[in-house]
Description
TPP riboswitch aptamer (THI element) from a Hyphomicrobiales bacterium, 96 nucleotides, folded computationally. Model confidence (mean pLDDT): 76 of 100. The organism belongs to Hyphomicrobiales, within Bacteria.
Order: sequence, then C1' cells, then structure tokens
RNA sequence: UGAUGGAGACAGGGGCGUCCGGCAAAGCCGGGCUGAGAAGCACCCUUAGAACCUGAACCAGAUCAUGCUGGCGGAGGGAGUCGUCCGGGCGCUCGU
Repeated sequence: UGAUGGAGACAGGGGCGUCCGGCAAAGCCGGGCUGAGAAGCACCCUUAGAACCUGAACCAGAUCAUGCUGGCGGAGGGAGUCGUCCGGGCGCUCGU
C1' cells in the first nucleotide's frame, strides 16, 4: 500500500404461471404440475450481471394444460455502494 476474493452493513433489481375441483364467484379457498420462488415478513439476483425483461400472440417437441423442455442465445436490455473485519497481490525502503 491494501488488488482479486470471503464475511458484513445499508441500498437496489425481479418474477409469480398452468390445470382440476368447491363456494355466497370480476374473487377467494383447496388440490395437481414445473420451479429457488407460483403472494411469501419468503425466494432469486445486483455489472466477473442466464435474476429478470425484450424479440414473443416466435419455432420444434412434450403435456390434461402452461416459457413444461429445447431452440432463439453468450442476441439486445438489465439493478451497488460503503467502510469495519478476515485475507494478503504488487511496489518501495531497510537489514542479513
């Protein structure tokens, strides 16, 4: 001096579908499917960014049905700072 990284604090970004049944039905409740998450004091993601959005009412396959799977596609877009601790890169200096 204090990189990369780990922990932490605060902050920010994001999605929530489909099928069946019930009811007093613009909704609510229960159940099935996929998933980290299908409204949770939860979950995922924050530039080393496949969280998520766009293309997209897309294409192919599968399914009772659905971004359910694959393609599209490492295509475009996409949300972060802090200093404490851990850590110890690099440079300089001194000694041997």